[in-house]
RNA sequence: GACCCCAUCGUCUAGUGGUUAGGACGUCGGCCUCUCACGCCGAAAACAGGGGUUCAAGUCCCCUUGGGGUCGCCA
Numbered sequence: 001g002a003c004c005c006c007a008u009c010g011u012c013u014a015g016u017g018g019u020u021a022g023g024a025c026g027u028c029g030g031c032c033u034c035u036c037a038c039g040c041c042g043a044a045a046a047c048a049g050g051g052g053u054u055c056a057a058g059u060c061c062c063c064u065u066g067g068g069g070u071c072g073c074c075a
Stems, first nucleotide, its partner, number of pairs: 001071007010025004018055001027043005048064005
């Protein structure tokens, strides 16, 4: 340098163009308990950035950024 793959709550992850973007752990609040833990209930918390297509984009296309892989080039 060419090509391919990946990027979603704090972490891990789900999500066939039409969901209020879901789940687990964690965090916070409440219940339970003599207390803590466990357990139960509830809450906050995310689509890397920009552009395009579309009535509608996390999802499709392009560029950029970051990470990974394969091949190549120089020495």
Transfer RNA from a Sandaracinaceae bacterium, 75 nucleotides, folded computationally. It was read from a public genome assembly. Its mean pLDDT, the model's own confidence on a scale to 100, is 81. Taxonomically the source falls in Sandaracinaceae (Bacteria, Pseudomonadati, Myxococcota, Polyangia). It matches the Rfam family "tRNA". Rfam describes the family as follows. Transfer RNA (tRNA) molecules are approximately 80 nucleotides in length.